[in-house]
RNA sequence: CUCUUAUCAAGAGCAGGUGGAGGGACUAGCCCGAUGACACCCGGCAACCGACAAACUUUUGUCAAUACGCUAACAGCGUGUAGAUAGAAGAAUGCACGGUGCUAAUUCUUGCGGAAGCUUUAAGCUUCUGGGAGAUGAGAG
Repeated sequence: CUCUUAUCAAGAGCAGGUGGAGGGACUAGCCCGAUGACACCCGGCAACCGACAAACUUUUGUCAAUACGCUAACAGCGUGUAGAUAGAAGAAUGCACGGUGCUAAUUCUUGCGGAAGCUUUAAGCUUCUGGGAGAUGAGAG
C1' cells in the first nucleotide's frame, strides 16, 4: 500500500507539564483556537485482539443411590436418572496485565440515490433510509 471482515448515537483532563499557530481527512458548510488549539509527555477511557477472573450454559469420560427390566431371588446382570468426580467448549460481566486504539461537536454536518412530510410550483426545508468516502481493530497478500 491492497484485499476480506466487524464496528463507528456510549465513554474519557472546562486550573497537569513542554511547546507555540493552527486545527476539525478531502469538498461545501459550520465550528474549535493566545481565557492557548495541533503535537508530544503524563493522566484518563475501554472499541478490537490476547492474558487473567467469572455467574451461568452445553458437552465427554468414570463411578452411580432410587427406580425399572430379566430372574425363584433382598444374589447377579442390564438400562441409566438424581448425584459425585475429572476434563472440554462457550459465556453476561469484571480487569487494564500485554498489543493496538481513542480522549470538542453522531465519523460535527454534507457530497450519489430513494421514501415520507411541509411550504408552495419551482425549488427549498425537515425526518428517515441505502450507498460512497473516511477512521479503528482483526485476518490475509

Notes:
The RNA shown here (SAM riboswitch aptamer (S box leader)) has 141 nucleotides and comes from Paenibacillus foliorum. RNAcentral holds the sequence, with entries from Rfam. The model forms 94% of the base pairs in the Rfam consensus.